Molecule: Bacterial RNase P class A
Organism: Candidatus Mediterraneibacter merdavium
Order: sequence, then structure tokens, then C1' cells
RNA sequence: CAAGUAAGACAGACGAUCGCGGCUGCAUGUGCCGGAAGGCCGCAGACGAGGAAAGUCCGGGCUUCACAGGGCAGGAUGCCGGAUAACGUCCGGUGGAGGCGACUCCAAGGCCAGUGCAACAGAAAUAAACCGCCGGGGCAGAAGCUUUUUUGGCUUUUGCCUCGGUAAGGGUGGAAAGGCAGUGUAAGAGACUACCGCCUCGCUGGUAACAGAGAGGGCACAUGUAAACCCCAUCCGAAGCAAGACCGGAUAGAAGCAGUGUGGCGGCCCGCCACGCUUCAGGUUGGUCGCUUGAGCGCAUCGGUGACGGUGCGCCUAGACAGAUGAUCGUCCACGACAUAACCCGGCUUACCGUCUUGCUUGGCAC
Repeated sequence: CAAGUAAGACAGACGAUCGCGGCUGCAUGUGCCGGAAGGCCGCAGACGAGGAAAGUCCGGGCUUCACAGGGCAGGAUGCCGGAUAACGUCCGGUGGAGGCGACUCCAAGGCCAGUGCAACAGAAAUAAACCGCCGGGGCAGAAGCUUUUUUGGCUUUUGCCUCGGUAAGGGUGGAAAGGCAGUGUAAGAGACUACCGCCUCGCUGGUAACAGAGAGGGCACAUGUAAACCCCAUCCGAAGCAAGACCGGAUAGAAGCAGUGUGGCGGCCCGCCACGCUUCAGGUUGGUCGCUUGAGCGCAUCGGUGACGGUGCGCCUAGACAGAUGAUCGUCCACGACAUAACCCGGCUUACCGUCUUGCUUGGCAC
């Protein structure tokens, strides 16, 4: 320098004006809205979206309801150890896969509990003889030998038919009954032997997953699939801030009080129409809270390989309910992606113009 790999930071910058949101301080009228609860109006100040605020996939806090205990159903997870409030997340390992490497990826329990499925191809798919190879028999042909010749006989060989052996070879397939080399054989075959694989047993190391070396077993313990049903183990009560709590007009309700009255239509009578006050309960329209100080953030230090935890110091960083964060102007550049909080937090997944930093790997060049 180039290519790569892992982790992290930023997400146009600066200034001015106007506007919006809640907050704090000051000010505060016999102010305004409302039946009430409660809310609003002035000035100033600082503050005001994200790394994913997204998808709403997983876990927890919080809230209400349910709940003696146990079970069924349903769902999730699935190598080992740890972290954590918890997790399907994270960290460290084991095993496997990929890469020269740094490093990355893997739902990785069980198909000797049972059931199901396995297209096409292929002779055959859990079962095997299509081709090939080998042996026996038959028929036909050729060559040689024998016989004086013919008939015939013998040997070798070719083709066809037939009976059998053979899973080494060919071909099909994801998969054809451990692999490979040798011995062996008519040809072959774990039939036998060595090595590798597999199974069993104990030993050593490790908390464990597992690893190592050893002995034994010729392997009919005969295929794959459980993100197929299923089996085993572990975990899970339900619903969600429109949760829910409080205040509190109306209508229906209860108790008490007053009492033939009061009000309206009308000048009066008749007539017609409507019903008062207090307390309680209830909780509709509405209002307030829940609501952002929290498993919080930053720095330092200690423990730990690490996830993470302890201690000390410092900081306060949106909280709306029609829902704010925008507009205009100026200067500059690399000309600006994906995207806008709605109870909160930890994760996962997905989207994203680009810029920068650090560690490591491989290759090249120079000294």
C1' cells in the first nucleotide's frame, strides 16, 4: 500500500428570525371557560426522538382478575458450564461445517417405543442378479489331435439356451447392506488380516459436554427423515396503560324532610303541562393521576478469560392525548440514507447515503 476480518463512534455543520411541546422561576386580575372536578391566559430561562424510535417476534417490571394441591389440553425450548430480574438473549467451552488465515456459521435430545413418508431414475429402495464375472448341463459353429477313411471320441475356443454361484466391477440414485489395501477363491465375499470407522467395556484427564490411549466384538446392532406425527426432559395462570386508581354533572335507585304547594300558558277563573330540598350509593360525558429517577447514564477503580458484578464520584436527558421537534434566510462541505417516541426496560430481526477509529489476518514493496 492492497485485499480481508472483528469491534466501536457519528448520522450534514454553524448562525439568525418565527413557530410548536411540556418544565422551572417570577408575576397574578373579585380575570376567563366549566354545573362540578378541573383547566386556561403574561414574561423570562434552559430543554425537546433513534440506532434502529420500525416489525411487535421473545423475556421481564408494573396493573387488574384468577389461584389449596395435582392433572389434562395448548405453547415454547432442546450439546455443556456460566451471566441475568428474566429470556428463545449474551459469554466461555465441546462437537460439526466453511475459509490459506484473521475469523464466521450450526434448533446440535431421541427413528433398537410406535406410526407415517421417501418423487424421478434404476433390475432391485429395505429389498436385490439388469449388464458383467465364474461353474455345471444342452445345442450349433470353428481350430487342433486321434482314427486307413466315414461315423465317432478328446482338447481348446466362440455364440445361444438353461440351472446355479457371486454384491468385487458397470449403470441408476441423496441413499444399493462399513471404507481401503492385501490374502483367499472357479469367480467372489469381514470369509480372513492390517489400518481407519462403528459398537461394548472399564481406565486416564476435564465441574461437564467431551477428549485421549487400551482391550474386546467381524459389524444382521442392516438407509434417510422428528423446522413428519410422536416420545423424553425443562419452563409457561390470563389479559394488557384503551392495564388500572382517584375525583366527579346526568339518568335509573335508597333513606329522610316539606306538603297540596310551587312554576309555566293567562289580566282572572276553569283547564292543561312540569315537579322540590338534604344525605347516601352509583360512576355516563368529563377531569386528574398512572407518565418517566430508571434492572438509568458517564467517569474512575476492584473482581472475573468474558457476559457481568461490587464500590466511589458526578449528572438529570421528551412525556403529548388530535397528539410538539418544523419553516425561512445566510455561510460551508463529502450535498445528507433508513426512518418519527406514545407505560417502561433487556434482547432478537429487518431497513440504511456515507464518514471515521482501533485490533488482527493474508499478500506486495522499501529500509